[in-house]
RNA sequence: CGGGUGGUAGCGCAGCUUGGUAGCGUGCCUGAAUGGGGUUCAGGAGGUCCCGAGUUCAAAUCUCGGCCACCCGA
Repeated sequence: CGGGUGGUAGCGCAGCUUGGUAGCGUGCCUGAAUGGGGUUCAGGAGGUCCCGAGUUCAAAUCUCGGCCACCCGA
C1' cells in the first nucleotide's frame, strides 16, 4: 500500500441477506423462599446499534466517506 472480516447494554453475542417497537445469555438493582450466605424464582434498570453524510414515509439493516481491531497478500 491492496484485499477480506468484524465494531450492537459492564462482558460474550444474535438481529443485517428480506428496512417497519432493539433482543438473548451473563453481570447489576429490588423483592420472595433461608436464621444468614450460597442457590432458586419473580420483577426492574441499563443502548444517540464505532463516527459522519446520503437514499427513504421510515435505517442497526441499503449507499458513500472516515476511524479502530484482527486476518491474508505485497
The prediction has a mean pLDDT of 83. The RNA shown here (transfer RNA) has 74 nucleotides and comes from a Chloroflexota bacterium. The sequence is in RNAcentral, with records from ENA. It matches the Rfam family "tRNA". By type it is a transfer RNA.